The RNA shown here (Glycine riboswitch aptamer) has 107 nucleotides and comes from an Acetobacteraceae bacterium. Of the family's consensus pairs, 91% are formed in the model. Lineage of the source: Bacteria > Pseudomonadati > Alphaproteobacteria > Acetobacterales > Acetobacteraceae. It was read from a public genome assembly, where an Rfam model found it. The coordinates come from a structure-prediction model, not an experiment, and the mean pLDDT is 77.
């Protein structure tokens, strides 16, 4: 100087499942007349319950695999679990390309 490699950061791309039912408060339109009271909407918004489902922050596992001083310990996946999150948009997304910014090091 420096590649594979680890980490960071900024742009772009990014899947899966119900705009589910009910309750209750507000707000917003319509409506009747008692003028402030009732009644009705709907994919507005908050909190509660409640079925159904989804895996790609996050976490977990008695896990596939890999390692190792080898029946044990260690790491650990796109697989499994759905605590958590998510199911209109929004916003978050493993991972993927570009750029950069540090690490560390063959050669």
């Nucleotide at each position: 100087u420096g590649a594979u490699c680890c980490c960071g950061u900024g742009c772009g791309g990014g899947a899966g499942a119900g705009a589910g039912g009910g309750g209750c408060g507000c707000a917003u339109c319509c409506g009747g007349c008692u003028u402030g009271c009732c009644g009705g909407a709907g994919a507005g918004c908050g909190c509660c319950c409640u079925c159904g489902c989804c895996g790609a922050a996050g976490g977990c596992g008695c896990a596939a695999c890999c390692g190792g001083c080898c029946c044990c310990c260690g790491g650990a996946a796109a697989c499994g679990c759905u605590c958590a999150g998510g199911c209109a948009a929004a916003a978050g997304g493993g991972c993927c390309g570009c750029a950069u910014g540090g690490g560390g090091a063959a050669g």